[in-house]
Context: one part of a larger RNA
Molecule: small-subunit ribosomal RNA, 5' domain
Organism: Patescibacteria group bacterium
RNA sequence: GGAUGAAUGCUGGCGGCGUGGAUGAGGCAUGCAAGUCGAAUGGGUUUAGACCCAUGGCAGACGAGGUAGUAACACGUAGGUAUGUACCCCAGAGUCACGAAUAACUCGUCGAAAGGCGAGAUAAUACGUGAUGGUCUCGAGAGAGUAAAGAUUUAUCGCUCUGGGAACAGCCUGCGACGUAUCAGCUAGUUGGUGAGGUAAUGGCUCACCAAGGCUACGACGCGUAGGGGAGCUGAGAGGCUGACCCCCACCGAUGGCACUGCGACACGGGCCAUACUCCUACGGGAGGCUGCAGUCGAGAAUCUUCCGCAAUGGGCGCAAGCCUGACGGAGCGACGCCGCGUGAUGGAUGAAGUCCUUAGGGACGUAAACAUCUUUUAUGAGGGAGGAAAUUUUGACGUUACCUCAUGAAUAAGGGGCUCCUAACUCUGUGCCAGCAGGAGCGGUAAUACAGAGGCCCCGAGCAUUAUCC
Numbered sequence: 001g002g003a004u005g006a007a008u009g010c011u012g013g014c015g016g017c018g019u020g021g022a023u024g025a026g027g028c029a030u031g032c033a034a035g036u037c038g039a040a041u042g043g044g045u046u047u048a049g050a051c052c053c054a055u056g057g058c059a060g061a062c063g064a065g066g067u068a069g070u071a072a073c074a075c076g077u078a079g080g081u082a083u084g085u086a087c088c089c090c091a092g093a094g095u096c097a098c099g100a101a102u103a104a105c106u107c108g109u110c111g112a113a114a115g116g117c118g119a120g121a122u123a124a125u126a127c128g129u130g131a132u133g134g135u136c137u138c139g140a141g142a143g144a145g146u147a148a149a150g151a152u153u154u155a156u157c158g159c160u161c162u163g164g165g166a167a168c169a170g171c172c173u174g175c176g177a178c179g180u181a182u183c184a185g186c187u188a189g190u191u192g193g194u195g196a197g198g199u200a201a202u203g204g205c206u207c208a209c210c211a212a213g214g215c216u217a218c219g220a221c222g223c224g225u226a227g228g229g230g231a232g233c234u235g236a237g238a239g240g241c242u243g244a245c246c247c248c249c250a251c252c253g254a255u256g257g258c259a260c261u262g263c264g265a266c267a268c269g270g271g272c273c274a275u276a277c278u279c280c281u282a283c284g285g286g287a288g289g290c291u292g293c294a295g296u297c298g299a300g301a302a303u304c305u306u307c308c309g310c311a312a313u314g315g316g317c318g319c320a321a322g323c324c325u326g327a328c329g330g331a332g333c334g335a336c337g338c339c340g341c342g343u344g345a346u347g348g349a350u351g352a353a354g355u356c357c358u359u360a361g362g363g364a365c366g367u368a369a370a371c372a373u374c375u376u377u378u379a380u381g382a383g384g385g386a387g388g389a390a391a392u393u394u395u396g397a398c399g400u401u402a403c404c405u406c407a408u409g410a411a412u413a414a415g416g417g418g419c420u421c422c423u424a425a426c427u428c429u430g431u432g433c434c435a436g437c438a439g440g441a442g443c444g445g446u447a448a449u450a451c452a453g454a455g456g457c458c459c460c461g462a463g464c465a466u467u468a469u470c471c
Stems, first nucleotide, its partner, number of pairs: 001471004006467005013341006019334002026297003030294003035058003040055006065252003075176007083169003088165008096130004105120006136145003150157002178224003185215003190212008227249004231242004254275005277288004305331001307330003313327001314325004344374004354365004379408006388398001415460005420441003426455005436443002
């Protein structure tokens, strides 16, 4: 000198664009954040729309948040293959016959509640059985086994199987990337083989048996620390430091464990068990998980609104109309940062008054003010008024928007730090090694340009200083 997710002190006019819980991954009141489909189906209540319950389908594995753990194929990069894929696209083939239940509902009944239990009836794109079979599996072969679902306003939307694509995912490998040797030895599923199981798939992934291997001074093992990268800051560069916002990847969802469903999870707002904590209770028993958006308490130097809207973009469901969407689009708060603008312009000397200094003559503040003329950025008020809408009609939260025109009137708007040297900028008064200053050198003990006040001056300016950290 530059930089910061900063904080603190003094001060503070406006706008745009960004950015804002870095500490306790501490605890959370309240509301909202994931639903949708009547063109799959049964019923209930109203009957003029319609609404509700349940079965069923798809979604809920995305999006949003956090960085606790992790020194690891987690990440980056370059490769590999023994694999899978709902929705989407292309192509081909098919969509035949039948059956048993069950929820909502009704009746009864238990419980404080949460929630059950029994009986009866019923439907489906729910479930099951059979047929067919180019594919797939088994088999040497013969052969055996293996699918489907309908709805409709007649436009279509679906369902099953096969082949391919797109995109995504799983797994494996080389290399790269941190501190410590005051950690030197580590390892029994350990290392390899055979066989089996398991998986979508390779593999000690798991198991049985067999062998005795495997890693290590090119740092194994241990301990500490830490999410990684694109990137950011600085620097002429090499390098050093960092990993906020944004993007990619990984991991986490009170703590620990587990599986179910499903194309996909071992699943933040699904389930089960255990633990701690909080709440309800009729004491028998139950309920919960903000590291979603707001908000609250706590701790802290310190970090925002319990806002508006689905108009746009995107996502889920739906043939669609549409519904949902704290994603997102916006507004609000904070000089937290960057950028831009303003706080007036021109004229004006008897150099007014006042203050300060003085050699008492005068000098400085100083064209500064007053005063005159002008302007209206900004401000206030009034009127007009887009684009963002993709789509001919309709559709805008923002929005009393941006922007334009007119009116009023200099009107609404300047501070902070410093002045011995480093280092731009000096005098007076007070104080008297006191009170105090200070980044370093150092000032102060009666003439202090270094303390305190004042005048003047210097630097920056809606900021200016200080502190902390990095280069």